Source information
Model confidence (mean pLDDT): 87 of 100. This is a predicted structure of a 332-nucleotide part of an RNA (large-subunit ribosomal RNA, domain IV) from a metagenome. The full RNA is in RNAcentral, with records from SILVA. Rfam family: Bacterial large subunit ribosomal RNA. Its family is annotated with ribosome and structural constituent of ribosome in the Gene Ontology.
[in-house]
Context: one part of a larger RNA
RNA sequence: CACUCGUUCAGGAACUCGGCAAAUUAACUCCGUAACUUCGGGAGAAGGAGUGCCCCCGCAAGGGGGCCGCAGUGAAAUGCGAAGGGCGACUGUUUAACAAAAACACAGGUCUCUGCUAAGUCGAAAACGACGUAUAGGGGCUGACACCUGCCCGGUGCCGGAAGGUUAAAAGGAGCGGUUAGUGGUAGCAAUACUGCGAAGCUGUGAAUUGAAGCCCCGGUGAACGGCGGCCGUAACAAUAACGGUCCUAAGGUAGCGAAAUUCCUUGUCGGGUAAGUUCCGACCUGCACGAAUGGUGUAACGAUCCUUCGACUGUCUUAACGAGUGACUCG
Numbered sequence: 001c002a003c004u005c006g007u008u009c010a011g012g013a014a015c016u017c018g019g020c021a022a023a024u025u026a027a028c029u030c031c032g033u034a035a036c037u038u039c040g041g042g043a044g045a046a047g048g049a050g051u052g053c054c055c056c057c058g059c060a061a062g063g064g065g066g067c068c069g070c071a072g073u074g075a076a077a078u079g080c081g082a083a084g085g086g087c088g089a090c091u092g093u094u095u096a097a098c099a100a101a102a103a104c105a106c107a108g109g110u111c112u113c114u115g116c117u118a119a120g121u122c123g124a125a126a127a128c129g130a131c132g133u134a135u136a137g138g139g140g141c142u143g144a145c146a147c148c149u150g151c152c153c154g155g156u157g158c159c160g161g162a163a164g165g166u167u168a169a170a171a172g173g174a175g176c177g178g179u180u181a182g183u184g185g186u187a188g189c190a191a192u193a194c195u196g197c198g199a200a201g202c203u204g205u206g207a208a209u210u211g212a213a214g215c216c217c218c219g220g221u222g223a224a225c226g227g228c229g230g231c232c233g234u235a236a237c238a239a240u241a242a243c244g245g246u247c248c249u250a251a252g253g254u255a256g257c258g259a260a261a262u263u264c265c266u267u268g269u270c271g272g273g274u275a276a277g278u279u280c281c282g283a284c285c286u287g288c289a290c291g292a293a294u295g296g297u298g299u300a301a302c303g304a305u306c307c308u309u310c311g312a313c314u315g316u317c318u319u320a321a322c323g324a325g326u327g328a329c330u331c332g
Base pairs, nucleotide, nucleotide: 001327002326003325004324005323006322007321008320010318011317014316019313027051028050029049030048031047036041038144052067053066054065055064056063057062068072080311081310082309083308084307085306086305087303088302092104093103108142109141110140111139112138113137114136120128121127145298146297147296148295150228151227152226155225156224157221158220159219160218161217164216165215166214170210171209175205176204177203178202179201182197183196184195185194186193187192229247230246231245232244233243256290257287268284269283270282271281272280
């Protein structure tokens, strides 16, 4: 000097991103206990008092008397508490080995599929679903509870419709081509050569026409994917605009909330708390860029959650000191 412990005058968070770490608290009995609340809780709230041993009475609980120590839960083990706010209702689950959370799950809500040889899962089969049967099973979203959940169906998706348009295979076969029995023409005495037409059959191709779903089309559907405006003017000071005009749109954001886990400007402005507060709490609304099951707003209880404050407490600090052990160091 380092580590791991122990103690400490005065002060008591001045430390620090932040009370991180440490300290405080602690058991049992009795008294007492607020806001709020889903009436269960909150609650061990908070805050107090007592605690040993001996004798007597008593079934006990307890009562009376006495004794000792600095100290009687005599050691060890053994909750710190309060207030406000965000998020998530809760118990639970998770990144084995940097994340335990506001993430996942959850009961509840809702949409959708599925009538049983169910839908769905699955490489075949088998199997599961289920020895179940719509109060059942699968999938999606949301996430207790309370109050609610607005407008838009133009685009995309899904559902329904079938008149018309388009349309596959297939059917169809108008024609066209190849081949050639035959036949015509030219040249030649002839053999033959060249050239034209061409039946049937075979073969290649093939128009019209018929032709389903789908798509186009018509309608519905948002707790389907999603979306939810701009400019100008206007009221007996000024400011503002209930009001008016105009353009665009499928429709122009309703209730509620709002500088928010969302606010750039921004340490917005006002109020509270502090001597002093970029954080915090309450308001305002100018919402860069909240908003209603990608749920909105509240909410008792709960949380090794996050933010802010207070009390108690302390070597976190002012400011360091001493002690113990283990290293370091010396000898070996």